[in-house]
Context: one part of a larger RNA
């Protein structure tokens, strides 16, 4: 200094933008920075090693050799790498022309249901469990009719279906607005990959100010059940869930699989476009998105052209169980607490 590795055993960062850096596509001429090859210079002495020698050996010492794998300068080579200069279109992009989608903002608006209220009809029961009870009802409840009102969530169509980087997204129409994919043909010409810091998205609870609160509903009171029952089952029920600005920055943020390229048997589905036969179904083709399965890989399950294969770039993060997703310190928060993150011990 080299070599392991990371679906499930320890380990892919929750996503994604992009800054240093790192790595880069085809050709032609140069340059020579790295590279290679040579010439000289140097690389004290001792030490290491090799020969011969001195001391009765030997350790030791003495002579002489190699080495000192550096580094310096000149001289040459130009395949790679680098640059420098010309071009080049496969890689990226852009422009035209179509397609799809719960992709996001904002506004408006719709029926069905629950729940209250108000009127009518009608009478002694309703609700509720395994079975009761607490609860509501002769001040007329439940049930039925007609009417208001509020808020929340969208049956059906729904799908292994789409769309979003990811958390995620689902009545209905509008508004503004991201991306993706396919076909042409035109044009930019390497403009690319990744990304350490960095800044920005990020379920649910939670916080903070001010609204709102139908339903549900932590806590919390009742009733049961039980040896107890601080559950589980009922009957209420405050925060909360809903909005609007800010904070939080974590999830089994899971495909437990990082991102990009390249190449590697098939077979059946489905989404969305193109072509093209012929003709209303096939056939091929590009980009999602499934299920089996060769070679291969895997400890094995299983992966398996959407890889867990073969390979190449660049980041993360592993190093035996606990103490520990903790102590300190330190930075973020308003708090809860989040990020970075040890040691003793002893197994």
């Nucleotide at each position: 200094c080299u070599g392991g590795g990371c679906u499930u055993a320890a380990a892919g960062a929750g996503c994604a933008c992009g800054u240093a850096g790192g790595u880069g596509g085809u050709u032609a001429a140069g340059a020579a920075a790295g590279u290679u090859g040579g010439u000289g210079g140097u690389g004290a002495a001792a030490u290491c090693c090799c020969a011969a020698g001195g001391c009765u050996u030997a350790a030791c010492c003495u002579u002489g050799g190699a080495a000192c794998u550096g580094c310096c300068a000149c001289c040459a080579a130009a395949a790679c790498u680098u640059u420098u200069u010309a071009a080049c279109u496969a890689g990226a992009g852009u422009a035209u022309g179509a397609u799809u989608a719960a992709g996001g903002u904002a506004a408006g608006c719709g029926g069905a249901a629950u729940u209250u209220c108000u009127a009518g009809u009608g009478u002694a029961g309703a609700g509720g469990u395994g079975a009761a009870a607490u609860u509501c009802g002769u001040a007329g409840a439940u049930a039925u009719u007609a009417g208001a009102a509020a808020g929340a969530a969208c049956a059906c169509c729904a799908a292994a279906a789409g769309c979003g980087a990811a958390g995620g997204c689902a009545a209905c129409u509008u508004u503004c607005u991201g991306g993706a994919u396919c076909a042409u043909u035109a044009c930019u010409g390497a403009c690319a990959c990744u990304g350490a810091g960095g800044a920005g998205c990020g379920a649910a609870a939670g916080c903070a100010u001010g609204g709102g609160u139908a339903g549900c509903g932590a806590a919390g009171a009742g009733g049961a059940u039980u040896a107890g029952a601080u559950a589980c089952c009922c009957u209420c029920g405050u925060a909360g869930u809903c909005c609007a600005u800010g904070c939080u920055g974590u999830a089994a943020a899971c495909g437990a699989u990082g991102u990009g390229u390249g190449c590697u048997a098939g077979a059946c589905g489905u989404u969305g476009g193109a072509a093209a036969u012929u003709u209303u179904a096939u056939u091929u083709u590009c980009a999602g998105u499934g299920u089996c399965g060769c070679a291969g890989c895997a400890a094995a399950a299983g992966c398996g052209u959407u890889a867990a294969g073969c390979a190449c770039a660049c980041c993360g993060c592993c190093u035996g169980g606990g103490g520990a997703c903790u102590a300190c310190g330190g930075c973020c928060g308003c708090a809860a607490g989040g990020c970075u993150g040890a040691a003793a011990c002893g197994c």
Small-subunit ribosomal RNA, central domain from an uncultured bacterium, 347 nucleotides, folded computationally. Model confidence (mean pLDDT): 87 of 100.